[in-house]
Transfer RNA from an uncultured Alphaproteobacteria bacterium, 72 nucleotides, folded computationally. It was read from a public genome assembly. The coordinates come from a structure-prediction model, not an experiment, and the mean pLDDT is 82. It matches the Rfam family "tRNA". Rfam links the family to the GO term triplet codon-amino acid adaptor activity.
């Protein structure tokens, strides 16, 4: 300088055109003499930004920014 992946909840990840989930943590309760474990519950997102397609976008496009890769 050129190519390609990726970017979703605090963490790691699923959703590929129709109102956004799971596990882990967190918080509350149950169970134990306590405390871990375990069960049950609640809480947590402007879907990286900006525009564009479209009735309708986390999804499809097209620039940007981060990350990670590869060629030179």
């Nucleotide at each position: 300088u050129c190519c390609g992946a990726c970017u979703u909840a605090g963490c790691u990840c699923a959703g590929c055109g129709g109102u956004a989930g799971a596990g882990c943590a967190a918080u509350c309760g149950g169970c134990u003499g306590u405390u871990a474990a375990c069960c049950g519950a609640u809480u947590g997102g402007u879907c990286g930004u900006u525009g564009g397609u479209u009735c309708g976008a986390u999804c499809c496009c097209a620039a940007c920014a981060g990350u990670c890769g590869g060629a030179g």